A computed fold for a 75-nucleotide RNA from a Nitrospirales bacterium, annotated as transfer RNA. The sequence was found in a public genome assembly. Rfam family: tRNA. Rfam's curators write: Transfer RNA (tRNA) molecules are approximately 80 nucleotides in length. Rfam classes the family as a transfer RNA.
[in-house]
RNA sequence: GGUCCCAUCGUCUAGCUUGGCCUAGGACGGUGCCCUCUCAAGGCAUAAACACGGGUUCAAAUCCCGUUGGGACCA
Numbered sequence: 001g002g003u004c005c006c007a008u009c010g011u012c013u014a015g016c017u018u019g020g021c022c023u024a025g026g027a028c029g030g031u032g033c034c035c036u037c038u039c040a041a042g043g044c045a046u047a048a049a050c051a052c053g054g055g056u057u058c059a060a061a062u063c064c065c066g067u068u069g070g071g072a073c074c075a
Base pairs, nucleotide, nucleotide: 001074002073003072004071005070006069007068010028011027012026013025020058030046031045032044033043034042051067052066053065054064055063
């Protein structure tokens, strides 16, 4: 340098292929309340994320292009 893959709550991830029921779901963790003599466990509620820019579209986490970061292979 070329080709390909990956990037979503604090963490691990679902959703992407086939756009719409997603102002994005789950588990663990956090916070509050309930329960309990206390703690743990349990129950309920709640905060928290689509790497960045552009394009296509009525509509983009999802499709296309580029950038950034990480990885694999080739030279």